[in-house]
RNA sequence: GCUUCAGGGUAGUGUGUAAUUCAUGACCGGCGGUAAAGUCCGCUAACCUCAUUAAGAGGCCGAUCCGGUGCAAUUCCGGAACCGACGGUAAAGUCCGGAUGAAAGAAGC
Numbered sequence: 001g002c003u004u005c006a007g008g009g010u011a012g013u014g015u016g017u018a019a020u021u022c023a024u025g026a027c028c029g030g031c032g033g034u035a036a037a038g039u040c041c042g043c044u045a046a047c048c049u050c051a052u053u054a055a056g057a058g059g060c061c062g063a064u065c066c067g068g069u070g071c072a073a074u075u076c077c078g079g080a081a082c083c084g085a086c087g088g089u090a091a092a093g094u095c096c097g098g099a100u101g102a103a104a105g106a107a108g109c
Stems, first nucleotide, its partner, number of pairs: 001109005012024003026094002028084002030043004038082002047059004064080005086097003
């Protein structure tokens, strides 16, 4: 430098004209680091502001404790918790949409 890849998830029940959005219950966990991590540290995306043909610059950025083992674990094991952009729509982490996108990064040549 080129190529490829790079996010998962509302079963069941209730109310209602209408809800995968409410109630109950169910389910999910991107990338790098480190004793194996959604909750530690760092980052991507989204969002906001500025700029703009575009590239871009700045900002913002959720949530965990207890016990056990061990040289070492907020990462493993046991237990109990918690968190989740924007637009649409009966109020959404899970539906539809921007997105057959972009990217942290991974692999190959």